[in-house]
Molecule: transfer RNA
Organism: Gemmataceae bacterium
RNA sequence: GGGCGCUUAGCUCAGCUGGCUAGAGCGCAUGGAUCACACCCAUGAGGUCGGGGGUUCGAAUCCCUCAGCGCCCA
Numbered sequence: 001g002g003g004c005g006c007u008u009a010g011c012u013c014a015g016c017u018g019g020c021u022a023g024a025g026c027g028c029a030u031g032g033a034u035c036a037c038a039c040c041c042a043u044g045a046g047g048u049c050g051g052g053g054g055u056u057c058g059a060a061u062c063c064c065u066c067a068g069c070g071c072c073c074a
Base pairs, nucleotide, nucleotide: 001073002072003071004070005069006068007067010026011025012024013023019057028044029043030042031041032040050066051065052064053063054062
């Protein structure tokens, strides 16, 4: 220098062919239960979907660009 893949909650990851309010597990907070702790049960908080732009009535999803990470080729 060229090619491919990935980037979504604190962590690990879903999200099908663009469509109502973006989700799960773990973790966290509060309450319950317990003599108490853990397990367990209930409830809740937490995201402007890596940044920017474009297409569209509508974008996590399609297009362009930038950045970061990984693999391959030279």